[in-house]
Overview: This is a predicted structure of an 85-nucleotide RNA (Glycine riboswitch aptamer) from Megasphaera sp. An286. Model confidence (mean pLDDT): 82 of 100. The organism belongs to Megasphaera, within Bacteria. It matches the Rfam family "Glycine riboswitch aptamer". From the family's description: This family represents the bacterial glycine riboswitch. The sequence is in RNAcentral, with records from Rfam.
RNA sequence: ACGACUCUGGAGAGUCCCGUAUGGGCGCCGAAGGUGCAGGGUAUCUUGACGAUAUCUAAUCUCUCAGGCAAAAGGACAGAGAAUA
Numbered sequence: 001a002c003g004a005c006u007c008u009g010g011a012g013a014g015u016c017c018c019g020u021a022u023g024g025g026c027g028c029c030g031a032a033g034g035u036g037c038a039g040g041g042u043a044u045c046u047u048g049a050c051g052a053u054a055u056c057u058a059a060u061c062u063c064u065c066a067g068g069c070a071a072a073a074g075g076a077c078a079g080a081g082a083a084u085a
Base pairs, nucleotide, nucleotide: 005081006080007079008078009077014026016025017024018023027069028068029067033065034063036061039057040056041055042054043053044052045051
């Protein structure tokens, strides 16, 4: 220092309907977690290049699996603190 810990800030979307239920239905959100992808890297094929195939790899993008749609809780991320190597 990273992770973990403490404190603070922290968005979005129905206090929907059925009527009893850890249920069902419709409409939505993206910032726990998760899915997918560019460029690039690596390898193979081809005499070589172009190219092709496989594989690795990103996000606040994407999908909406999970989660969420009053408050509470949670919450990516940010700031501060303490402590350790």